[in-house]
Context: one part of a larger RNA
RNA sequence: CCCUCAUUAAGGAACUCGGCAAAAUGACUCCGUAACUUCGGGAGAAGGAGUGCCGAAAGGCCGCAGAGAAGAGGCCCAAGCGACUGUUUACCAAAAACACAGGUCUCUGCUAAGUCGGAAGACGAAGUAUAGGGGCUGACGCCUGCCCGGUGCUGGAAGGUUAAGGGGAAGUGUGAGAGCACUGAACCGAAGCCCCAGUGAACGGCGGCCGUAACUAUAACGGUCCUAAGGUAGCGAAAUUCCUUGUCGGGUAAGUUCCGACCCGCACGAAAGGCGUAACGACUUGGGCGCUGUCUUGAUGAGGGGCCCG
Numbered sequence: 001c002c003c004u005c006a007u008u009a010a011g012g013a014a015c016u017c018g019g020c021a022a023a024a025u026g027a028c029u030c031c032g033u034a035a036c037u038u039c040g041g042g043a044g045a046a047g048g049a050g051u052g053c054c055g056a057a058a059g060g061c062c063g064c065a066g067a068g069a070a071g072a073g074g075c076c077c078a079a080g081c082g083a084c085u086g087u088u089u090a091c092c093a094a095a096a097a098c099a100c101a102g103g104u105c106u107c108u109g110c111u112a113a114g115u116c117g118g119a120a121g122a123c124g125a126a127g128u129a130u131a132g133g134g135g136c137u138g139a140c141g142c143c144u145g146c147c148c149g150g151u152g153c154u155g156g157a158a159g160g161u162u163a164a165g166g167g168g169a170a171g172u173g174u175g176a177g178a179g180c181a182c183u184g185a186a187c188c189g190a191a192g193c194c195c196c197a198g199u200g201a202a203c204g205g206c207g208g209c210c211g212u213a214a215c216u217a218u219a220a221c222g223g224u225c226c227u228a229a230g231g232u233a234g235c236g237a238a239a240u241u242c243c244u245u246g247u248c249g250g251g252u253a254a255g256u257u258c259c260g261a262c263c264c265g266c267a268c269g270a271a272a273g274g275c276g277u278a279a280c281g282a283c284u285u286g287g288g289c290g291c292u293g294u295c296u297u298g299a300u301g302a303g304g305g306g307c308c309c310g
Stems, first nucleotide, its partner, number of pairs: 001305008010296002014294001019291001027051005036041001038139001052061003062066001074289007081281002086098002102137007114123003140276004145206003150203002152199005159194003165188002170183005207225005234268001235265001246262005
């Protein structure tokens, strides 16, 4: 000097990206427990008190100390995300990712659809639409707006286009000819495409510029251009906000973070769901109480290494 452990005056997060690590809490009995809530929960909330021995009890006894050593929740407030228990990158990621019950769309009538296979065959399923496959969403609550012009899908007895095939007008070669070869226009010919509709919990999309109110500002209102239609509810500087440390309020002595508002949404928005939400989380963020060698700021001790001698 390194590792592991123990103690530490006063202070107590001043450390640090961050309380990382450590400390603290810890058992049992009793008292007592808030918001919120899906009435189950939240709850071991929080916060308190007690704990030995003798005696039937009143009461008494001992120690510094009675859950006498060891083992044994720290807690609270607020926000984000995901409902939850689960699953995952065997060896850098455990998560807000995946899954999930629930929702919805779609295919499938049974030799089912779908999948594997060249096929036989098999799975689906010894099932039968309350079943099976696929897509999206993801408990629950309140909801899920407008656009079918493009693409997709579904439907459509007309019309246009369209292959082989049918059809043979007309023509060519050859031949003395009969003929034999060949080219071949009309016209008749499917699905598909064009066309006509429907369809968004299908792929997707959801405007611009001017003007206007008796302070100013703003614009309920008007005009105009474009569009298939111009973003409804709800939310909003957000896991989304560039400008930006936006502005205001809260918290701090001091706050690029955090919480509550505002709305000028660069570039939220309704099942690639929108907004809430009790419970849950080795998730993420901010704050607080307790506690501490994280720190001010070091020190001391123990064990094991290193190092020296042998």